Bacterial RNase P class A from a Prolixibacteraceae bacterium, 387 nucleotides, folded computationally.
Its Rfam family is "Bacterial RNase P class A". Rfam describes the family as follows. Ribonuclease P (RNase P) is a ubiquitous endoribonuclease, found in archaea, bacteria and eukarya as well as chloroplasts and mitochondria. By type it is a ribozyme.
Its mean pLDDT, the model's own confidence on a scale to 100, is 76.
The gene name in the source record is rnpB.
[in-house]
RNA sequence: AAAGCAGGCCGUUCUGUCGCUGUGGCCUUGUGCCACAGAGGAAAGUCCGGGCAACACAGGGCAUCCCGCUCAUGAAAGGUGAGAUAUCCGUGAGGGUAUGGUAGCAGAGAAGAGAAUGACUGCCCGCCUUCGCCAAGGCUACGGCGGGUAAAGGUGAGAAGGUGGGGUAAGAGCCCACCAGUUCUGGUGGCGACACCAGGAGCUGUCUGCCCCGGGAGUUGCAAGACCAAAUAUAUCCUGAGAGCUUUGGCAUACGGCUGCCCGCUGUAUUUUUCCGGCUUGCCCGGAAUGCUCAGGAGGGGUAGGUUGCGAAGAUAAAUGACAGAAAACGGCCAUAGUCAACGACUACGGCCGUUACAGGACCCGGCUUACAGGCCUGCUUUUUUC
Numbered sequence: 001a002a003a004g005c006a007g008g009c010c011g012u013u014c015u016g017u018c019g020c021u022g023u024g025g026c027c028u029u030g031u032g033c034c035a036c037a038g039a040g041g042a043a044a045g046u047c048c049g050g051g052c053a054a055c056a057c058a059g060g061g062c063a064u065c066c067c068g069c070u071c072a073u074g075a076a077a078g079g080u081g082a083g084a085u086a087u088c089c090g091u092g093a094g095g096g097u098a099u100g101g102u103a104g105c106a107g108a109g110a111a112g113a114g115a116a117u118g119a120c121u122g123c124c125c126g127c128c129u130u131c132g133c134c135a136a137g138g139c140u141a142c143g144g145c146g147g148g149u150a151a152a153g154g155u156g157a158g159a160a161g162g163u164g165g166g167g168u169a170a171g172a173g174c175c176c177a178c179c180a181g182u183u184c185u186g187g188u189g190g191c192g193a194c195a196c197c198a199g200g201a202g203c204u205g206u207c208u209g210c211c212c213c214g215g216g217a218g219u220u221g222c223a224a225g226a227c228c229a230a231a232u233a234u235a236u237c238c239u240g241a242g243a244g245c246u247u248u249g250g251c252a253u254a255c256g257g258c259u260g261c262c263c264g265c266u267g268u269a270u271u272u273u274u275c276c277g278g279c280u281u282g283c284c285c286g287g288a289a290u291g292c293u294c295a296g297g298a299g300g301g302g303u304a305g306g307u308u309g310c311g312a313a314g315a316u317a318a319a320u321g322a323c324a325g326a327a328a329a330c331g332g333c334c335a336u337a338g339u340c341a342a343c344g345a346c347u348a349c350g351g352c353c354g355u356u357a358c359a360g361g362a363c364c365c366g367g368c369u370u371a372c373a374g375g376c377c378u379g380c381u382u383u384u385u386u387c
Base pairs, nucleotide, nucleotide: 001383002382003381004380005379006378007377008376009375010374012327013326014325015324016323017322018321020038021037022036023035024034025033026032027030040358044369045368047367048366049365050364051363052221053220054219055218059263060262061261062260064217065216066215067214068213069083070082071081072080073079084099085098086097087096088095089094100212101211104210105209106208107207108206120153121152122149123148124147125146126145127144128143132139133138161179162178163177164176165175166174180204182201183200184199185198186197187196188195189194225308226307227306228305234299236298237297238296239295240294241293242292244251245250252270253269254268255267256266257265271291273289274288275287276286277285278284328356329355330354331353332352333351334350336348337347338346339345340344
C1' cells in the first nucleotide's frame, strides 16, 4: 500500500415560497388566523414468542405439531452469548451444518452374483469321463457333478475394520503384533458437555423414517373485541327430537356450546285435534294424519352510519410533500505548497463535473430473516514493496 475476516456506529443539514395531517388557542364562525408537533434501522417479510381480546367455565384425555449436546442469560422464543464433539468450505483470520435413545420394524433408484450375509471371474478338496504322458504303478488338459471358501479381481457412494505375520486343502480376527473405531475401569483437568494418560474387553456396516424418552402447544386474532343507532320476511323448503320416566333431587332423547376427536360440564325443547285397530272398558295400549314447540340447515330479504379499541404520528383510501437556492459528505479530474527513510502515500487551500442508498407506520412489545449509494471506529489475517 492492496485485498479480506469479525464486531460496532452514522446514513444528510439549512433557508424561502406554496401545500397536507393532528393538538391547542383566538375571533369576524370562515375549505379563517396563530403557535407547536409530524416515520425506520430495517417501518419490509408475516417466520417465532408475549401482552391484550372473544369463545357461559376452559377442566381432563387422545390425535397432531414443535424443540432435543453443555453452561449462562431471558417473561418466552424455532431467541441470544460463550463453549464441546463430528463434519464441510477457505492459504488464513474465519464461515456453515448436525447433536436425546437404539432392543426392534421398514426403506435406500441404478450398477452388481449379492446391500447383511452373498458367489460373476476365481482358489481348494472329492468323484466321474477323458485328449495326452509314463517306469504299466499312476499323473491328468478340456468337460460334468458334489462340497469348502471370501483372502485376489470386477460392479458400486458403500461389499462389512486396516497393515504385517502365523496357520490352513484353500481361506477367514481363526490366532498374534501394531493401529483406527466402539465400550468399560482407574487417574488428572474442567461447573459441565468433554479432553488427556494408563489398562482391559469384544472383533466391529452407512443413512433415513417409524418407534421410545423428556419438555412445550386450546382456537381465532385489531378485518380481535366493546357500545350506540338503523333495518328486518322468515310467507317457503329439508332434516332431527318431542304425547317420556320419576323417590320432584333429577334421569332420558334430539340438536347446539372453547378445537380435529372423545369425555366432563352446560343451553334450548319435551305438544293440539281427528281417525283406525286391539282388548284385562281404562283421562288404557299400538298406529296414522294434521297442526304446534325447539334445534340445525338451504334458499331468499333488510340494514350496514357512528363512537371506541388507539397512545407526545395516530390517519382510515390513507397526511409529513412539491419547487428553488445554498451547504455537507463521497467519488473523479486539474493545479500549488508541505510532510515522511522510501516505493509511494498523506495533509492543506483552490477550481470543474457527478452522486446522495434501502426505502415508508396502522394495537403494542421482544426476536429472527431479507434490502442498503457511501462513510467512520476497533481488533485480526493474507499478499506486495521499501528501509